[in-house]
RNA sequence: AAAUAUCUUCAGGGCGAGGCGAAAUUCCUCACCGGCGGUAAAGCCCGCGAGCCAAAUUUUUGGUUGACUUGGUGAAAUUCCAAGGCCGACAGUUAAAGUCUGGAUGGAAGAAGAUCAUA
Numbered sequence: 001a002a003a004u005a006u007c008u009u010c011a012g013g014g015c016g017a018g019g020c021g022a023a024a025u026u027c028c029u030c031a032c033c034g035g036c037g038g039u040a041a042a043g044c045c046c047g048c049g050a051g052c053c054a055a056a057u058u059u060u061u062g063g064u065u066g067a068c069u070u071g072g073u074g075a076a077a078u079u080c081c082a083a084g085g086c087c088g089a090c091a092g093u094u095a096a097a098g099u100c101u102g103g104a105u106g107g108a109a110g111a112a113g114a115u116c117a118u119a
Stems, first nucleotide, its partner, number of pairs: 005115006016030004031099002033088002035048004043086002051064005068084005090102003
């Protein structure tokens, strides 16, 4: 100096107001929110995680997995600025949920730190 291994900690936000109704934070109008890595700074570009489905059978494998345009600046931006849009697992519910409750005191992309040994 570089790589490897082990361990520790951390690692998701949001329904406020009004309307209809027997009943809705679920419908309607307005409101609010945006995991991780990459890249000119990104919910909607590329990749990943979570979730869901199946197989295997105990933590792996396979599948699936949403959404953007226009203009401006610039060497470079679907990332910045301006404007107008769009999207959001599963189960539950007196009524249909991105925002409530639950699996979840879970798991995890990954981030930071510590230590040992080897070459």
Description
RNAcentral holds the sequence, with entries from ENA, Rfam and Ribocentre. Predicted 3D model of a 119-nucleotide RNA (FMN riboswitch aptamer (RFN element)) from [Clostridium] ultunense Esp. Lineage of the source: Bacteria > Bacillati > Bacillota > Tissierellales > Schnuerera ultunensis. Of the family's consensus pairs, 100% are formed in the model.